[in-house]
Context: one part of a larger RNA
Molecule: small-subunit ribosomal RNA, 5' domain
Organism: Dehalococcoidales bacterium
RNA sequence: GGAUGAACGCUGGCGGCGUGCCUAACACAUGCAAGUCGAACGGACUGGUAGAUAACAGAUGGCCGUUGGCUGAUAGCUUGCUAUCAGCCAUAAGCUGUCAACCAUCAGCCAGUUAGUGGCGAACGGGUGAGUAACACGUAGGCGACCUGCCCCGAAGAGGGGGAUAACCGCUGGAAACGGCGGCUAAUACCCCAUGUGGUCAUGAGGGUUAGAGGCCUCAUGAUUAAAGCUCCGGCGCUUCGGGAGGGGCCUGCGGCCUAUCAGCUAGUUGGUGGGGUAAUGGCCCACCAAGGCAAUGACGGGUAGCUGGUCUGAGAGGACGAUCAGCCACACGGGCACUGAGACACGGGCCCGACUCCUACGGGAGGCAGCAGUGAGGGAUAUUGCGCAAUGGGCGAAAGCCUGACGCAGCAACGCCGCGUGGGCGAUGAAGGCCUUCGGGUUGUAAAGCCCUUUUCUGGGGGAAGAGGAAGGACGGUACCCCAGGAAUAAGUCCCGGCUAACUACGUGCCAGCAGCCGCGGUAAAACGUAGGGGACAAGUGUUAUCC
Repeated sequence: GGAUGAACGCUGGCGGCGUGCCUAACACAUGCAAGUCGAACGGACUGGUAGAUAACAGAUGGCCGUUGGCUGAUAGCUUGCUAUCAGCCAUAAGCUGUCAACCAUCAGCCAGUUAGUGGCGAACGGGUGAGUAACACGUAGGCGACCUGCCCCGAAGAGGGGGAUAACCGCUGGAAACGGCGGCUAAUACCCCAUGUGGUCAUGAGGGUUAGAGGCCUCAUGAUUAAAGCUCCGGCGCUUCGGGAGGGGCCUGCGGCCUAUCAGCUAGUUGGUGGGGUAAUGGCCCACCAAGGCAAUGACGGGUAGCUGGUCUGAGAGGACGAUCAGCCACACGGGCACUGAGACACGGGCCCGACUCCUACGGGAGGCAGCAGUGAGGGAUAUUGCGCAAUGGGCGAAAGCCUGACGCAGCAACGCCGCGUGGGCGAUGAAGGCCUUCGGGUUGUAAAGCCCUUUUCUGGGGGAAGAGGAAGGACGGUACCCCAGGAAUAAGUCCCGGCUAACUACGUGCCAGCAGCCGCGGUAAAACGUAGGGGACAAGUGUUAUCC
C1' cells in the first nucleotide's frame, strides 16, 4: 500500500447492486417450511334432481245446505217491527272424489367436500461444518464386477378366477397418547391359474473378440416367470423385454496440512481355499489353511482441518484463505439399528439406549429450528415472529388447480463497492468578529454580506409502467420513470500538523497532567501534552483495533 462476512469511537443527505451469528453442532416458546390425486376405490356429509311404495292428512272442487247480513215482493199490524218466499254476499257441520307437497322407507342420478384404503412425491429443494488426513475431495482413467422410479425410442402383451381388509356399524379399555373384540364392504390393494414375444436359470452345440475372466452373438431342450384399470371418449394408465438419456455405486494412478521431543506398527492383521452377503468386486463377513503385510520415499501415534471451482495479495514465482455463488462430501439432540422403497440406513419417518425439556388422573405418554422468521444464552459483533406464489423452478394432477419460508420481493444495518448531492457566477472599503503582531500590519479571505442564476436533491400536486409468449391475471407498487409548482432551499464530518509524513503559531501546563506506530516528547519560552487560531489529508465518511499478502 492492498484486502476483510469485520468490530469500536466520532459523524451521517440520497440512490443502485451486493452482503449480514466468523462465538455455543448451546437450549429453544409460537407460527409457517411437503404435499397432492374423487379421472384408482368403498363410504360419510351437504346441496340439487327425478321416481317407486306405504301410511297419515285432506286444500281447491262437487253435493247438501246451517247461521248472519243486504235488497226486493207478499201478509200481519203496536207504521217500523215480525213472519214467509226469492236473489246476492260471507260461512259452520256433514257427505263425496282426486292430484300433489311435507313426513317415512327403498333404490337412482348430478354437483361439492373429504376421514380412510390405494398411487406418486416425501431420498429433491433448504440448513450446517460437528466429524473426517480419508479414494472425503480434485484430476485422469477402469468396471469383462454393477443398479437405475419418472422421461424418450423400439418389440410384444393385458385371458380367467379367488380370499381378505381399513373406512363404517356394535360392544369395550384408557386421564391422555392410543387401542381391543365382533360384524359388513371396494379397488389401479393382495393372491391363484392361464398365455410366454421375451427374460432368467440349467444342460448341450457353435461363433468371433480379449492379456484374461462371471462379457457379447446364435441355436436346441427343459424348468421358471407378467399384467389394471379409469375416462369428460380426446386420451391417461398397466405388464414383459431391448436400447437411450440423465442419475448413482465400486475400483485405481497422481495431487494438496503440521509434528520424529511419535520409530517401529499390525491378529481379520497379509494372502489363499470354500462359503455367506450385496445391484456388484472385495476379510465386507464367516470356517479352515499359510505367515504374512506396512515403514526414514516417514508406517504407527499426536495435533489441526470439510475438499474444490475460486478469493485476497503479489510484476511474477509464491504466500494466505475456502464468507456469499457453484460442484462434491459429511451431519441432523448424543450413539446404534434396520424397515419401506428405483433410490435412505432417511433433518421436519420408525425402533432401542442415553442426556435434557414438557404433560399426567402416577398407570403412562410427548418432543428434537445445523429449514424461514423469532427467543434466551454466549459474544467485540451479525437483520423482520413482513408480502406474494405475479415470475423462475419443484411435487402431485388429464386438467382446472393445490402445495412450495425454494424462490421473487419488501423491511433493518454506511457492512462493502459504485454513483450523486450539500449549490453556480459576480462580488474589496479586502466589512465585522476571531487569531497573531516587530503595533506598521498580517491572516481567516471572494470567504461572508450583497446582486444575478440554477433546481440535481427536497417538499407538494398530476400522470404512471415493462417484467405477462395468446383474453384476463403483478407480491414488488401508485414503486421506477415522466410532467408541473415552490424555494438555496433539506444535507459535512473525521483524523492529523517533531522526524518517518503533507500541514505552525499563541496561550496554559511544568518529568505534573498527559502523548506515543518506531525514534521519542513533558523538569518555566513545548511546532510532540491541553485549548484556540491557522494549515494538511480523506470525505458521507473518517480514525483506531484485529487478521492476511